[in-house]
RNA sequence: CAUCCAUCGAGACCGGCUGAGGGACAGGCCCUUAGACGCCGGGGCAACCGGAUGGAGCGAAAGCUCCGUCAAAGGUGCCAAGUCCUGCGGGGACCUGUGCGUCCGCCGUGAAGAUGGUUG
Numbered sequence: 001c002a003u004c005c006a007u008c009g010a011g012a013c014c015g016g017c018u019g020a021g022g023g024a025c026a027g028g029c030c031c032u033u034a035g036a037c038g039c040c041g042g043g044g045c046a047a048c049c050g051g052a053u054g055g056a057g058c059g060a061a062a063g064c065u066c067c068g069u070c071a072a073a074g075g076u077g078c079c080a081a082g083u084c085c086u087g088c089g090g091g092g093a094c095c096u097g098u099g100c101g102u103c104c105g106c107c108g109u110g111a112a113g114a115u116g117g118u119u120g
Base pairs, nucleotide, nucleotide: 001120002119004117005116006115007114008113013042014041015040016039017038021031022030023029025087026086027085028084043079044078045077048075049074051070052069053068054067055066056065057064058063083112088108089107090106091104092103093102094101095099
C1' cells in the first nucleotide's frame, strides 16, 4: 500500500516545550495567542489481537466456531463536539419565492474516513 472481516450516539486530561494553525477531503459549523496542531513526560479510557475462564455447538483427536466473564504488567488504539454535521438513496414538514428551495435528534449497513484483525 492492497484485500477481506469487525466496530464506530459509550468512555477517558494534566504538566513542560513550541508558537499559528487545527478538526482527513468539500461545504457548513466549531476549537484556538485565556496558546490550538505537534512533540515529550505523567495520568486515564477501552477488551480489537494476544492471555485466563464458564456455557453451547462441531470434531476421532488436536482443535475450531459462537455467546459470556475476568484481566490494562503483552501488541495496538484512543482521551473537544455522534466519525462534530452533511456528502448517496429514501421519507416527512414548510411556502402564493414551487426552487438544483428550506428544514428534520427521521429511515437505510450508500459513499468516504478512522481503528483493529486476516491475507498478500
Molecule: SAM riboswitch aptamer (S box leader)
Organism: Luteimonas cucumeris